[in-house]
Context: one part of a larger RNA
RNA sequence: UAAUGGCGUCCCACAUAAGUGGUAUAUCAUAUGGUUUUAAUUCAAUGCAAAGCAAAGAACCUUACCAGUUUUUGACAUGCCAUGAAUCCUCUUGAAAUAAAGGGGUGCCUUUCAGGAAUGCAGAUAUAGGUGGUGUAUGGCUGUCGCCAGCUUAUGUCGUAAGGUGUUGGGUCAAUUCCCGCAAUGAGUACAACCCUCAUGUUUAGUUUCCACCAUUGAGUUUAGAAACCUGAGCAGACUGCCAGUGAUAAGCCAGAGGAAGGUGAGGAUGACGUCAAGUUAUCAUAUCCCUUAUGCCCAGGGAGACACACGUGCUACAAUGGCUAGGACAAAGGAUAGUGAUCCCGUGAGGGUGAUCUAACUUCAAAAACCUGUCCUUAAUUUAGAUUGUAGGCUACAACUCGCCUACAUGAAGCUGGAAUCACUAGUAAUUGUCAGUCAGCUAUACGGUGAUGAAUUCGUUAUCGGGCCUUGUACA
Repeated sequence: UAAUGGCGUCCCACAUAAGUGGUAUAUCAUAUGGUUUUAAUUCAAUGCAAAGCAAAGAACCUUACCAGUUUUUGACAUGCCAUGAAUCCUCUUGAAAUAAAGGGGUGCCUUUCAGGAAUGCAGAUAUAGGUGGUGUAUGGCUGUCGCCAGCUUAUGUCGUAAGGUGUUGGGUCAAUUCCCGCAAUGAGUACAACCCUCAUGUUUAGUUUCCACCAUUGAGUUUAGAAACCUGAGCAGACUGCCAGUGAUAAGCCAGAGGAAGGUGAGGAUGACGUCAAGUUAUCAUAUCCCUUAUGCCCAGGGAGACACACGUGCUACAAUGGCUAGGACAAAGGAUAGUGAUCCCGUGAGGGUGAUCUAACUUCAAAAACCUGUCCUUAAUUUAGAUUGUAGGCUACAACUCGCCUACAUGAAGCUGGAAUCACUAGUAAUUGUCAGUCAGCUAUACGGUGAUGAAUUCGUUAUCGGGCCUUGUACA
């Protein structure tokens, strides 16, 4: 000096405490494990920081796996030589890939009988190709400690030197944030701010939006209008600026005024020096090793969906703050031309037929649901719960058996609030509740990412637990 450990001091965080709701029980969905099974169950990721992860979507394709049918200059790239324009049509073979035969045919460009472009086929050879190995050869990207407050340097100075100082001390802050002191004085990086969204006002613009006045209709439909609402763009606004107290007359802290917003206004993007030889050679790139009639390539079929069990993440439940049924009300944000699909008709329904409008503030998906008002049920495995199974249907797609989703009728399992233990959350948050998009022919979405509606409780405090930061100490180790 660094790491680590111990003692001590100070500080922080949904770390505990206080509170709310979960997980652990049950069924199911999904991921993973396995002395499992299999021809194959492709591969990666494995404490936090793997396990609804890569995968924003495995019937074929994807696909890398398996058994089989093929192929060998190759599915793809460049160069050499010979030949045929190419596109196209017919037929045989086969599960397809492929293999085999026949027909038709001469275009485009240029210095026109020669060549070129583009393309098919045959041959030879350099080579192609590899989701084969090594993430402990690498780049790039990413996780993590951690949005924690740290990390470092120049000059000076102290020390024989390693090094110290600065960066420690007294206050303060979310912050090595700022102030004061000081053999230190400057500087860089991170912090903060600059960026985006939301919350207020104002100016401007009014169509596809809106409707107070004026007139009108079935209807802001039309005339009229842009006040208000809303939408787009620009500007203002918050800075401890003002006041009282406190503090060292400082930095600041506390209370108040005004204000839409008050002390970082809320959320996002943004992640220092480094740590874990952390993750990724299967995104990509790349060194090296390996395969080259195969570890490459093509095809149809199967598998990744198996199932004694174990574990993670979720959905739905166990009911009366409920269930069934009838009626009634209120959103936001998104998507749409190979698309969205109104209206009307058919069907108990999923859906089918028809096809208006819309490249969208215009048309449409679209019905918001919890909620409110009334009826029935009355504590039961029930009018709870909905697994499982049977039958009959619908949709997408060449194709729904392995292996899709949806509908109707019937069936009606476990489950009566969950042991030890453990997780999330501090306000428009938790909890409850629908809704939309991406991927996508279809869907396994209960996932993931947005979006609104309703809307709580609690925080005495820092003794102890987990994690982190500053200082101090030296009995061990280097």